A computed fold for a 153-nucleotide RNA from Desulfuromusa kysingii, annotated as FMN riboswitch aptamer (RFN element).
[in-house]
RNA sequence: UCGAAUUCUCAGGGCGGGGUGAAAGUCCCCACCGGCGGUAUCCCGACUUUUGAGCGGGGAGCCCGCGAGCGCUUCUUCCAUCGGGGAGGAAGGUCAGCAGAUCUGGUGAAAUGCCAGGGCCGACGGUUAAAGUCCGGAUAAAAGAGGAUCGAG
Numbered sequence: 001u002c003g004a005a006u007u008c009u010c011a012g013g014g015c016g017g018g019g020u021g022a023a024a025g026u027c028c029c030c031a032c033c034g035g036c037g038g039u040a041u042c043c044c045g046a047c048u049u050u051u052g053a054g055c056g057g058g059g060a061g062c063c064c065g066c067g068a069g070c071g072c073u074u075c076u077u078c079c080a081u082c083g084g085g086g087a088g089g090a091a092g093g094u095c096a097g098c099a100g101a102u103c104u105g106g107u108g109a110a111a112u113g114c115c116a117g118g119g120c121c122g123a124c125g126g127u128u129a130a131a132g133u134c135c136g137g138a139u140a141a142a143a144g145a146g147g148a149u150c151g152a153g
Stems, first nucleotide, its partner, number of pairs: 001152003005149006016030004031133002033122002035066004042058004061120002069098002071095001072092008102118005124136003
C1' cells in the first nucleotide's frame, strides 16, 4: 500500500418570541436546522525554490450519486366476498414512483461550489388543530468513517 477475509467502535440538527383560538412547539408573522461519498477557482499546513505545479487537511441542504422512511414487487397468515377487496408478517434494494429544493450580481481562463444579495426544500404514523423543529417505530436500521487481527505485495 492492497483485500468479495474476521471483528470492534462510532455514525442527525432544529420552535425562542408574538398573534388567533376552547384547543396549535401543527395555522399566521418573526425565528431556527442541514446525514454520507464525490467534485473544487477558496482556506490552512509542510516541502521545494524553477513562484509554478505537485503533496496533506478542511470546504455544496437545493451539481452528481448514496442512506433511513413510505410506495412498489415477491412470498405468506388471517378476515371478508358473487366479484372487487381489507388487516398483518417476512424478504428484495434498482424497480426509483413519493426523490424535495437555486437564482441574480461580482471575481476569474474556468464556479449552480468562492464573495454579496434574494429565493426555495424537507419520509411515514400520531395529535383537542394541518408538524423539517413535538411524540412514536428507534436502546432499531444505515450511507459511510475509524481501529484491531489475518493475509498478500
NCBI's taxonomy places the organism under Bacteria, Pseudomonadati, Thermodesulfobacteriota, Desulfuromonadia, Desulfuromusa. Rfam family: FMN riboswitch aptamer (RFN element). From the family's description: The RFN element is a highly conserved domain that is found frequently in the 5'-untranslated regions of prokaryotic mRNAs that encode for flavin mononucleotide (FMN) biosynthesis and transport proteins.